[in-house]
RNA sequence: ACAACAGUUCGGUUUGUCGCUGUCCUGAGUAAUCGGGAGAGAGGAAAGUCCGGGCAACACAGGGCGCCAUACUUCCUAACGGGAAGGAUUUGCAGGCAACUGCGAAGACAGACAGUGCCACAGAAAAUAACCGUCGGGGCACUUGUGCCGCGUCAAGGGUGAAAAUGUGAGGUAAGAGCUCACGGCUGGCUGUGGCGACAUGGCCAGUGGGUAAACCUUAUGGGUUGAAAGAUCAAAUAUACCGGAGUUUGAGGGCUGCCCGCCCAAAUCCGGGGGGUAGAUCGUUCGAUUGCAUUGGCGACGAUGCAGCUAGAUAAAUGACAGACUAAAACAGAACCCGGCUUACGGAACUGUUGUUUUA
Numbered sequence: 001a002c003a004a005c006a007g008u009u010c011g012g013u014u015u016g017u018c019g020c021u022g023u024c025c026u027g028a029g030u031a032a033u034c035g036g037g038a039g040a041g042a043g044g045a046a047a048g049u050c051c052g053g054g055c056a057a058c059a060c061a062g063g064g065c066g067c068c069a070u071a072c073u074u075c076c077u078a079a080c081g082g083g084a085a086g087g088a089u090u091u092g093c094a095g096g097c098a099a100c101u102g103c104g105a106a107g108a109c110a111g112a113c114a115g116u117g118c119c120a121c122a123g124a125a126a127a128u129a130a131c132c133g134u135c136g137g138g139g140c141a142c143u144u145g146u147g148c149c150g151c152g153u154c155a156a157g158g159g160u161g162a163a164a165a166u167g168u169g170a171g172g173u174a175a176g177a178g179c180u181c182a183c184g185g186c187u188g189g190c191u192g193u194g195g196c197g198a199c200a201u202g203g204c205c206a207g208u209g210g211g212u213a214a215a216c217c218u219u220a221u222g223g224g225u226u227g228a229a230a231g232a233u234c235a236a237a238u239a240u241a242c243c244g245g246a247g248u249u250u251g252a253g254g255g256c257u258g259c260c261c262g263c264c265c266a267a268a269u270c271c272g273g274g275g276g277g278u279a280g281a282u283c284g285u286u287c288g289a290u291u292g293c294a295u296u297g298g299c300g301a302c303g304a305u306g307c308a309g310c311u312a313g314a315u316a317a318a319u320g321a322c323a324g325a326c327u328a329a330a331a332c333a334g335a336a337c338c339c340g341g342c343u344u345a346c347g348g349a350a351c352u353g354u355u356g357u358u359u360u361a
């Protein structure tokens, strides 16, 4: 210098003209509105809507069943299934005779002695192991130590398989076997030492009856539902519950009444009041677990203190177009209540680290 990988940061800048959405100042106007000026105007993921929280409405005496989620330890945090630091396991590379050491990587890393289920193909058998084989009796045949048939013993050997009943050696036996013993491996209990802890490293005792919980399940912990179209306030036109006033006409609403008048109530209609609610308007809505810088505590995630700053707020939905300059300006992609994470997409640039190759000294 180049290449690969990993991590961190950035995600065009600027000038002019025209336009769009808010804010502030200002002129005209009763107002609606119109004009002038200043300044602001998408992201690192605004995305997926996966996890957690704020906020809001509704629900909720207490307890149980069910459902869903999570599952090594300590810490961080408003909270989390996120993150940091560590432990054990599996695994890659390098070093080493080896034990092991160094540098990385991975993840639903509680429980298989509570119970139930399942374990393809192959294989006799996938958990009440006799196919070949070993050994002991019996029967038959003959060439008299072999063959065949049948009964039993054995998990040592062979074979199958992803997986076959703890490894090596000795004793033991008809042949064998944790059947017994020694030393190991693994599991459980008690215990010493170190560590906040997961755990590590010793001692003693007991056992060693496969795997599978991303099968049901068991244990422990957590979870009320919905979601900004949540929700709050104001409220036109039209119709109108209800209330007040006026109230023509009628044989044919009701009461007084045996009947007729008459009186009262009610009713059409008009005027006024009036609640709910629709259109619509405003709030929620952007000053916040906020941003930048400095100092400082911590291995770190993260925290503390000080100073400074205000940084989109639309509602059918603005954030754009054209021309030029720098140096080519192109990728993924467009806020919709807000925040912290995770995941996914992404042309290119800068820095740091590791490894490899080449060149020079």
Base pairs, nucleotide, nucleotide: 001357002356003355004354005353006352007351008350009349010348012326013325014324015323016322017321018320020041021040023038024037025036026035027034028033043332047343048342050341051340052339053338054337055227056226057225058224067223068222069221070220071219072086073085074084075083076082087109089106090105091104092103093102094101095100110218111217115216116215117212118211119210131158132157133154135152136151138149139148140147141146142145166184167183168182169181170180171179185208186207187206188205189204190203191202192201193200194199231283232282233281234280240275242273243272244271245270246269253265254264255263256262290309291308292307293306294305295304296303297302